[in-house]
Context: one part of a larger RNA
RNA sequence: GGACUAACGCUCGCGGCGUGCCUAACACAUGCAAGUCGAGCGCGAACGGGGGGCAACCCCCUAGUAAAGCGGCGCACGGGUGAGUAACACGUGGGUAACCUACCCUUGGGUGUGGGAUAACACCUCGAAAGGGGUGCUAAUACCGCAUAAGACCACAGGAUCUGCGGAUCCAGGGGUAAAAGGGGCAGCAGAAAUGCUGACUCGCCUGAGGAUGGGCUCGCGGCCCAUCAGCUAGUUGGUGAGGUAAUGGCCCACCAAGGCUAAGACGGGUAGCUGGUCUGAGAGGACGGCCAGCCACACUGGGACUGAGACACGGCCCAGACUCCUACGGGAGGCAGCAGUGAGGAAUCUUGCGCAAUGGGCGAAAGCCUGACGCAGCGACGCCGCGUGGGUGAUGAAGGCCUUCGGGUCGUAAAGCCCUGUCGGGAGGGAAGAUGUGGCAGUGCCAACCCCACUGUCAUGACAGUACCUCCAAAGGAAGCACCGGCUAACUCCGUGCCAGCAGCCGCGGUAAUACGGAGGGUGCAAGCGUUGUCC
Numbered sequence: 001g002g003a004c005u006a007a008c009g010c011u012c013g014c015g016g017c018g019u020g021c022c023u024a025a026c027a028c029a030u031g032c033a034a035g036u037c038g039a040g041c042g043c044g045a046a047c048g049g050g051g052g053g054c055a056a057c058c059c060c061c062u063a064g065u066a067a068a069g070c071g072g073c074g075c076a077c078g079g080g081u082g083a084g085u086a087a088c089a090c091g092u093g094g095g096u097a098a099c100c101u102a103c104c105c106u107u108g109g110g111u112g113u114g115g116g117a118u119a120a121c122a123c124c125u126c127g128a129a130a131g132g133g134g135u136g137c138u139a140a141u142a143c144c145g146c147a148u149a150a151g152a153c154c155a156c157a158g159g160a161u162c163u164g165c166g167g168a169u170c171c172a173g174g175g176g177u178a179a180a181a182g183g184g185g186c187a188g189c190a191g192a193a194a195u196g197c198u199g200a201c202u203c204g205c206c207u208g209a210g211g212a213u214g215g216g217c218u219c220g221c222g223g224c225c226c227a228u229c230a231g232c233u234a235g236u237u238g239g240u241g242a243g244g245u246a247a248u249g250g251c252c253c254a255c256c257a258a259g260g261c262u263a264a265g266a267c268g269g270g271u272a273g274c275u276g277g278u279c280u281g282a283g284a285g286g287a288c289g290g291c292c293a294g295c296c297a298c299a300c301u302g303g304g305a306c307u308g309a310g311a312c313a314c315g316g317c318c319c320a321g322a323c324u325c326c327u328a329c330g331g332g333a334g335g336c337a338g339c340a341g342u343g344a345g346g347a348a349u350c351u352u353g354c355g356c357a358a359u360g361g362g363c364g365a366a367a368g369c370c371u372g373a374c375g376c377a378g379c380g381a382c383g384c385c386g387c388g389u390g391g392g393u394g395a396u397g398a399a400g401g402c403c404u405u406c407g408g409g410u411c412g413u414a415a416a417g418c419c420c421u422g423u424c425g426g427g428a429g430g431g432a433a434g435a436u437g438u439g440g441c442a443g444u445g446c447c448a449a450c451c452c453c454a455c456u457g458u459c460a461u462g463a464c465a466g467u468a469c470c471u472c473c474a475a476a477g478g479a480a481g482c483a484c485c486g487g488c489u490a491a492c493u494c495c496g497u498g499c500c501a502g503c504a505g506c507c508g509c510g511g512u513a514a515u516a517c518g519g520a521g522g523g524u525g526c527a528a529g530c531g532u533u534g535u536c537c
Base pairs, nucleotide, nucleotide: 001537002536003535004534006533007532008531009530010529013387014386015385016384017383018382019380020379021345026343027342028341030340031339032338035073036072037071040070041069048061049060050059051058052057080298081297082296090222091221092220093219094218095217096216099215100214104211105210106209107208108207109206110205111204112146113145114144115143121136122135123134124133125132126131152177153176154175156173158171159170160169161168162167182203183202184201186199187198188197189196190195224270225269226268231261232260233259236258237257238256239255240254241253243251273295274294275293276292277288278287279286280285300321301320302319303318304317323334324333325332326331351377353376354375355374359373360371361370362369363368390420391419392418393417400411401410402409403408424478426473427472428471429470430469434464437461438460439459440458441457442456443455444454445453481526482525483524484523485522486507487506488505492521493520494519495518496517502509503508
């Protein structure tokens, strides 16, 4: 000198864009943060309104709505944090002939026929609660048989090609094993209706092949400190077999062998998430890894599995522990390192805001619902950038302050005065883009028709926001500070003080004329900031 997730002191007009617990991975009140589908299925209220009835009560609408249940998909994404980790965790480049991949895309084939349950519900019952138990009824795209099997898988045997000699790919054979589910509107027919049958369409379902995407495993190389850590190792190193996994493997186990690593640093200890990058520097290098992006790890602490395409699962389950809360003392409930917010710690870090209008995500045929992701707004000069605090003229060089050699000098064209301008702020009026989307209605095309789809017209739809922006009005009016002035280093005099009070980054100032302390006048440097402290180069 530059830089900062900064803090502190003094000061502060406006805007844009960013950014904001670095400390206690400390503890958390409250609300919200993951649901959705009635076009999978069975069931099905009430308030209220109307009617009837003396009343109890009944009927209709509310409404096949709400609520709950079975079932499907999602909840493994998105969001947070950096504790742990020196490791194939990360980066980079390979391998997988040792593997998986829901939804999505392309393509082939199929979707036949039966069955038994169970929630919800009703009744009974246990419990303070949280929650259960029993009996009975019922449905399905829930569950289970049978059939079919191109291809797939399993064992057997044959041939061809390739090969890293382990195997892989392809062709043909007979044997064995395993599938499926229906929903919706439209048209035609039957029927009084309920409904059934048929047809094409649409959304699904089953089984192959290929793709895309995402991942698992594995290898080479690379990136911290300490040798005042020198030896380390028993599932240890290898083999055989068996288990386990989607899959290789000592991953696990039995047996056998005695190996394996190490000065090119094993083992141990300390520190640390890694990277793209960021800061600095002419570079080489050094330091760092906050925001954003990729990967990893974690979710009160430790352990475990279940479900599932995928988890050993932040807002799932079980066990143990610490802590907090409820309790009828028998027993239960909880996990903000999600968004806000509270306490605590600290030099220090924000609103218990608005909205799903946009982008993106989940579910749904769709309408739509959900979304503290996200979009916005709020607070903080925390940072960067921009703007303003006025412009011109004005010498009796006014008054006043300070200095003075008492002549004067200086603040100083500075002020006043006069003439202008109108940024920002204030007032008034107008007022967005972000919506080429989405939805309703009408029409046209397509179609046998309807649906779907495409197009046209019209209407509706914006949190931000009456914001940005534009126009007009008034008015110089509301808007400058901070540090420094001995040398380094740009800027000097007076007064006070008298080794006192004090200053100080280094050298050093102060003991009676101090440009170094304190004040004043003046000056210098930056400027809505200026200084100080801390850290890095």